[in-house]
RNA sequence: CCGUGCUAGGUGGGGAGCUAGCGGUGCCCUGUACCCGCAACCCGCUUUAGCGGGACCGAUGCUCGCCCGCGGCGCGCAUGGUCCGGAAACGCUCCGGGCACGGAGUGAGGAAGGUCGGGUCCCGCGCGACGCCAACCUGCGAACCCCGUCAGGACCGGAAGGUAGCAGCGGUAAGCGGGCGCUGGCGGGUGCCGCGGGGACACCUGGCCGGAGCCACCGGCCCGUUGAGCGGCCGAGUCGUGCGCCGUCAACGGCGAGUGCACGG
Numbered sequence: 001c002c003g004u005g006c007u008a009g010g011u012g013g014g015g016a017g018c019u020a021g022c023g024g025u026g027c028c029c030u031g032u033a034c035c036c037g038c039a040a041c042c043c044g045c046u047u048u049a050g051c052g053g054g055a056c057c058g059a060u061g062c063u064c065g066c067c068c069g070c071g072g073c074g075c076g077c078a079u080g081g082u083c084c085g086g087a088a089a090c091g092c093u094c095c096g097g098g099c100a101c102g103g104a105g106u107g108a109g110g111a112a113g114g115u116c117g118g119g120u121c122c123c124g125c126g127c128g129a130c131g132c133c134a135a136c137c138u139g140c141g142a143a144c145c146c147c148g149u150c151a152g153g154a155c156c157g158g159a160a161g162g163u164a165g166c167a168g169c170g171g172u173a174a175g176c177g178g179g180c181g182c183u184g185g186c187g188g189g190u191g192c193c194g195c196g197g198g199g200a201c202a203c204c205u206g207g208c209c210g211g212a213g214c215c216a217c218c219g220g221c222c223c224g225u226u227g228a229g230c231g232g233c234c235g236a237g238u239c240g241u242g243c244g245c246c247g248u249c250a251a252c253g254g255c256g257a258g259u260g261c262a263c264g265g
Base pairs, nucleotide, nucleotide: 001265002264003263004262005261006260009057010056011055012030013029014028015027020046021045022044023043024042034054035053036052037051038050061259062258063257064256065255066254067253071249072248073247074246075244076243077242078241079240080239081238082237084235085234086233090231091230092229093228094227095224096223097222098221099220101219102218103217105214106213113209114208115207116206117205118204119203120202121198122197123196124195125194126193127191128190130187131186132185133184134183136179137178138177139176140175146171147170148169149168154163155162156161
């Protein structure tokens, strides 16, 4: 150096999450690197950290260190969306209270104001309309257990006649219908109603006094945020995107170092 057969070792790795911790199944990133069974309200282990069974490669393999760096997580800043909170300043629109500047309306057929009275309001008494009920008038209305009259038939009698009595007819009870609005009762989403009493802010109205304004309806102006809504602004949370730095983990790749046995040629 070559060949053969073994052993160590290997046949992916990583992130978040879960976990006392280590792995696995599941998710994600790399990437191509065996098979079967177990396994997330979980499965197997214990710092040496998956368990059980099998197959292949095999020191041209494996381990460690350094460099590069896909990607993940964390942090900060900016921005967009969404949601929550917020005292003031800013903008818009309202709300409440004022002002007769303009408009409209009203006023010498007499404004504001004053005075007297009346009404709207409450209480008591009364009257009425409406609705309902009762009474009253009228009609219908009982096979028998209501009244009257009782054909037929039945019974009594020698006969004359009499007795009870169904149907029919007439009249009524309970009940049902219609009428009336004279009478009585009840009721209220009842009344330009009457009498008396009360209250009396406001509104309306009549007489008298008074002698030129009144009126906040519209526009305008002023005040009010222990009046209101929306926007804007500020802040917190969450999601997405971008940028940056630091930290952490880190695939693939590159470089270096270390590292078996046996036999034969």

Description:
The prediction has a mean pLDDT of 76. A computed fold for a 265-nucleotide RNA from an Actinomycetota bacterium, annotated as Bacterial large signal recognition particle RNA. Rfam family: Bacterial large signal recognition particle RNA. Rfam classes the family as a non-coding RNA gene. Its Rfam clan is "SRP clan". Rfam describes the family as follows. The signal recognition particle (SRP) is a universally conserved ribonucleoprotein involved in the co-translational targeting of proteins to membranes. Lineage of the source: Bacteria > Bacillati > Actinomycetota.